[in-house]
C1' cells in the first nucleotide's frame, strides 16, 4: 500500500510542553487564547490477538482438540459530541427506517 474478516449510539482525564487552528474529506454543527489540536509523563476504559484460568462438549491407553466465560501480564487501539451529522439508494407525505459507500481499529492474506 492492497484485500479478508469482525466490530463502531457503552465505556475512559489529569498535569508538563507549545501556540493556532482542530473535529479524515464535502456540506453543515461544534470544539479552541478561559490554550483547542499536538507531544510527553502518569491515570483510566475497553477487551480485538497472545499467555493464563475455565462451566461444558468431543476425543485417547494417556497425552489432547474445541469452548461459554474470566483475567487484564504482554501486543494494539481508545479517553468531546453516535464514526458528531451528513453525502450514495430505496421505503415513507414526513418524522423516521434499512441498506450501500467512505473512514477508524483489531486480526488475518497479498
Nucleotide at each position: 500500500u492492497c484485500u479478508u474478516u469482525a466490530u463502531c449510539a457503552c465505556g475512559a482525564g489529569a498535569g508538563a510542553u507549545u501556540g493556532a487552528g482542530g473535529g479524515a474529506c464535502u456540506g453543515g454543527c461544534c470544539c479552541g487564547a478561559u490554550g483547542a489540536c499536538a507531544u510527553c509523563u502518569c491515570a483510566g476504559c475497553a477487551a480485538c490477538c497472545g499467555a493464563c484460568c475455565c462451566a461444558c462438549g468431543c476425543g485417547u491407553a494417556a497425552c489432547g482438540c474445541g469452548g461459554c466465560g474470566g483475567c487484564a501480564c504482554g501486543g494494539u487501539g481508545c479517553u468531546a459530541a453516535a464514526u458528531c451529522c451528513u453525502g450514495c439508494a430505496g421505503a415513507g407525505u414526513a418524522a423516521u427506517c434499512u441498506g450501500a459507500g467512505a473512514g477508524a481499529u483489531a486480526a488475518g492474506a497479498a

The RNA shown here (SAM riboswitch aptamer (S box leader)) has 110 nucleotides and comes from Trichococcus sp.
The model forms 90% of the base pairs in the Rfam consensus.
Rfam family: SAM riboswitch aptamer (S box leader). Rfam describes the family as follows. The SAM riboswitch is found upstream of a number of genes which code for proteins involved in methionine or cysteine biosynthesis in Gram-positive bacteria. The SAM riboswitch acts at the level of transcription termination control. The predicted structure consists of a complex stem-loop region followed by a single stem loop terminator region. An alternative and mutually exclusive form involves bases in the 3' segment of helix 1 with those in the 5' region of helix 5 to form a structure termed the anti-terminator form. This entry represents the conserved core of the complex structure involving helices 1-4. The family is grouped with related families in Rfam's "SAM clan".